RNA sequence: GCCGGCGUAGCUCAGCGGCAGAGCGGGGCACUCGUAAUGCCCAGGUCGCCAGUUCGAAUCUGGCCGCCGGCU
Numbered sequence: 001g002c003c004g005g006c007g008u009a010g011c012u013c014a015g016c017g018g019c020a021g022a023g024c025g026g027g028g029c030a031c032u033c034g035u036a037a038u039g040c041c042c043a044g045g046u047c048g049c050c051a052g053u054u055c056g057a058a059u060c061u062g063g064c065c066g067c068c069g070g071c072u
Stems, first nucleotide, its partner, number of pairs: 001071007010024004018055001026042005048064005
């Protein structure tokens, strides 16, 4: 330099045009003599950045940035 994959909550990841979610982690409550476990509730997001397409973009397109892999 070329090709491919990935970038979404603190962590691991789903979601592939129409309200941003789960598990773990954090906070609270219930249960218990107490703890653990379990159940319920809550908080936490410029969906990497900038443009484009569209009535509507996390999702499609282009560019850029970062990480991983392959080729030379």

About this RNA
Predicted 3D model of a 72-nucleotide RNA (transfer RNA) from an Armatimonadota bacterium. The coordinates come from a structure-prediction model, not an experiment, and the mean pLDDT is 84. The RNAcentral record of the sequence draws on ENA. Rfam family: tRNA. About the family: Transfer RNA (tRNA) molecules are approximately 80 nucleotides in length. It is annotated as a transfer RNA. The organism belongs to Armatimonadota, within Bacteria.